[in-house]
């Protein structure tokens, strides 16, 4: 130095051109003598960053950071 892969909500992770979404966590309320467990509701995200395609980009392309593997 060269090849592949990851980077989306605190965290673990789906999604892969047109609506950003699950669990878990977090709040509230409910339910209990109280706590958990459970129902409902809610909050929270420049989808790593820049630039490019196109009407329209998490998504397609390039280029850089991060990270992990593997080869020298």
């Nucleotide at each position: 130095g060269g090849g592949c892969g990851g980077u989306u909500a605190a965290c673990u992770c789906a999604g892969c051109g047109g609506g950003a979404g699950a669990g878990u966590g977090c709040c509230a309320c409910g339910u209990u003598g109280a706590c958990a467990u459970c129902g409902u509701g809610g909050a929270a995200g420049u989808c790593g960053c820049c630039a490019g395609u196109u009407c329209a980009a998490u998504c397609c392309u390039g280029g850089c950071a991060c990270u992990g593997c593997c080869c020298a």
Source information
The RNA shown here (transfer RNA) has 72 nucleotides and comes from Sphaerochaeta sp. RNAcentral holds the sequence, with entries from ENA. It matches the Rfam family "tRNA". From the family's description: Transfer RNA (tRNA) molecules are approximately 80 nucleotides in length. Taxonomically the source falls in Sphaerochaeta (Bacteria, Pseudomonadati, Spirochaetia, Sphaerochaetaceae). The prediction has a mean pLDDT of 83.